This is a predicted structure of a 475-nucleotide part of an RNA (small-subunit ribosomal RNA, 3' major domain) from an uncultured prokaryote.
The prediction has a mean pLDDT of 82.
The RNAcentral record of the full RNA draws on ENA.

[in-house]
Context: one part of a larger RNA
RNA sequence: UGACGGGGGCCCGCACAAGCGGUGGAGCAUGUGGUUUAAUUCGAUGCAACGCGAAGAACCUUACCUGGACUUGACAUGUUACUUACCAACCUGAAAGGGAAGGGCUUGCUAGAGGAGUGUAUGCAGGUGCUGCAUGGCUGUCGUCAGCUCGUGUCGUGAGAUGUUGGGUUAAGUCCCGCAACGAGCGCAACCCUCGUUCCUAGUUGCCAGCGGAUAAUGCCGGGCACUCUAGGGAGACUGCCGGUGAUAAGCCGGAGGAAGGUGGGGAUGACGUCAAGUCCUCAUGGCCCUUACGCCCCGGGCUACACACGUGCUACAAUGGCCGGUACAACGGGUUGCAAUGCCGCGAGGUGGAGCCAAUCCCCAAAACCGGUCUCAGUUCGGAUCGUAGUCUGCAACUCGACUGCGUGAAGCCGGAAUCGCUAGUAAUCGCGGAUCAGCAAGCCGCGGUGAAUACGUUCCCGGGCCUUGUACA
Numbered sequence: 001u002g003a004c005g006g007g008g009g010c011c012c013g014c015a016c017a018a019g020c021g022g023u024g025g026a027g028c029a030u031g032u033g034g035u036u037u038a039a040u041u042c043g044a045u046g047c048a049a050c051g052c053g054a055a056g057a058a059c060c061u062u063a064c065c066u067g068g069a070c071u072u073g074a075c076a077u078g079u080u081a082c083u084u085a086c087c088a089a090c091c092u093g094a095a096a097g098g099g100a101a102g103g104g105c106u107u108g109c110u111a112g113a114g115g116a117g118u119g120u121a122u123g124c125a126g127g128u129g130c131u132g133c134a135u136g137g138c139u140g141u142c143g144u145c146a147g148c149u150c151g152u153g154u155c156g157u158g159a160g161a162u163g164u165u166g167g168g169u170u171a172a173g174u175c176c177c178g179c180a181a182c183g184a185g186c187g188c189a190a191c192c193c194u195c196g197u198u199c200c201u202a203g204u205u206g207c208c209a210g211c212g213g214a215u216a217a218u219g220c221c222g223g224g225c226a227c228u229c230u231a232g233g234g235a236g237a238c239u240g241c242c243g244g245u246g247a248u249a250a251g252c253c254g255g256a257g258g259a260a261g262g263u264g265g266g267g268a269u270g271a272c273g274u275c276a277a278g279u280c281c282u283c284a285u286g287g288c289c290c291u292u293a294c295g296c297c298c299c300g301g302g303c304u305a306c307a308c309a310c311g312u313g314c315u316a317c318a319a320u321g322g323c324c325g326g327u328a329c330a331a332c333g334g335g336u337u338g339c340a341a342u343g344c345c346g347c348g349a350g351g352u353g354g355a356g357c358c359a360a361u362c363c364c365c366a367a368a369a370c371c372g373g374u375c376u377c378a379g380u381u382c383g384g385a386u387c388g389u390a391g392u393c394u395g396c397a398a399c400u401c402g403a404c405u406g407c408g409u410g411a412a413g414c415c416g417g418a419a420u421c422g423c424u425a426g427u428a429a430u431c432g433c434g435g436a437u438c439a440g441c442a443a444g445c446c447g448c449g450g451u452g453a454a455u456a457c458g459u460u461c462c463c464g465g466g467c468c469u470u471g472u473a474c475a
Base pairs, nucleotide, nucleotide: 001475002474003472004471005470007469008468009467010466011465012464013463015459016458019423020422021421022420023419026315027314028313029312030311031310032309033308034306035305042053043052064301065300067298068297070295073124077123078122079121081118082117083116087114090099091098092097105112106111126290127289129288130287131286135284136283137279138278139277140275142273147186148185149184150183151182152181153162154161155160166177167176168175192267193266194265195264197235198234199233200232201231202230203229206225207224208223211222212221213220238261241255242254243253244252245251317416321375322374323373324372326371333364334363335362338357339356343352344351345350382413387408388407389406390405391404392403393402429451430450431449432448433447434446435445
C1' cells in the first nucleotide's frame, strides 16, 4: 500500500422486511449428470454450466459408430505429357464407384480457347486432431457499481502520501464549502434512438367533418385534406417561477403553471482492472501430431438409449372455472422457390381452384381473455398423460425418429416437506398475436399489443456492493 475480520461508523441495491405470483409434489417438454451402448460426436460446470453453443439432429446437417470405396485427393495453386470418348442421356450398383457409347463454344475449316479426364513426377492439399495454461479477436462476470489514474508542486531516508481525505449534498469522485495543493484524463452526466404534448410541411395506398350520388350493406363513387394517421422538420422541462429550509452555498421540501417536474418512462452506451473465467468446434494463429489416414466419399445407424438424480419450462388439480352459442375491440411483424382471398369438397387436419399483392393498396388475419346460457362440487361435463384405430401435410424417404386431425381410451394430479425464485407500475399476474431458424417440426427464444393489481413501517437481521476508520503473525 492492499486484502481480510463472526471490528466500528455512514450509505445503497427486490438485499431483507411489506405484498402478489411461482418453483420444490403430479404428468409432459427440454437441457444436464449418471448408467447403457458399436456409437450414444464435442464443448459449457458455484453465482457467471444445465430451453447454454443449437435462430430449429428423419437423410443432409454430423464432427460419432458399423460396413463399403478413393489416395495429388471433396477443395487451392504451379510445371509437364497424353487422351481429346467432355460440356444431355445409358448399363451395373444401396450409393460412392465401375463400364460402354453419343457430342458443347469460337472459327479464316484448319485450328484455337476454356473445361473435363488419365498418367507420371514433384512442390503440396487436407485434419471439427492436441494445447484457450503459447495467442489474436470476440464474450461472460463483479457492475451501469462510482470508481480508476496522471502531470507539476509539496511532505517523507524510503516503500509511499497528498490531490481522491474533511463538513454538507447527489442516482453519481454529482455539486458546494473548506483544505499544500493546483490542474488534467478514463469513467458519471449530456450529446444518440424510442414513447408521451404540440406546431409547421406533405395528402396516397391513409382519413371522411361538411356537400352531392349509388347500394341489401360498406369511403363504394364524385369530391375534400378539416380530423385520425403516416414521416420529415421545429417548439417544449431548465429547479426556469413562488414560498419554506439550509452556511448567504450546493441542495432539499411544498406549490403554481404544464401533456410531461426535478435523471419524465424505456433503450443503446460497460472506466482501470478481476477470475491463467469461456471459446484452437465461427474465424484467425505459434508449437506439436496424422499423411493409402487422425484426410476424403457413400449406405445404414447414432446424437432421440433409460433402474435413476438435478436444472429450466408447459399443462393442471377446477366454479374468479369447464362446455356451448352469439358477438366486440389490438399492436409488432412477414410475403414472388412467397402470402394467398371469395367460391366449391371434407366432421376435421386439409384438398381443389386461383382473384389480388414485389404490398399504408392484396394476403397471412381468426386476436384471445371480455359478454350471455348451462353444469352444481363429483377424481366430475375437472384434468388431459398413455394407448388403439382411421387419416392429413411436408419431404427421395416419417420403422428407428416429424407435426397435425377424427373417433375411442381416459393415467397421475384435490394446491405440493425442508428449502427456494421473480417482481415496486402500465410493473407483477393473466390473455392471445407476430417473427427469426425453417421443406416439415417451438411448451424454447426474440418481439408485440389486450386486461391490469397488492405492498414498501422501516434498515435490527441475511446476501452483494461503495466510502472512512481500526486490528493483523496474510501478500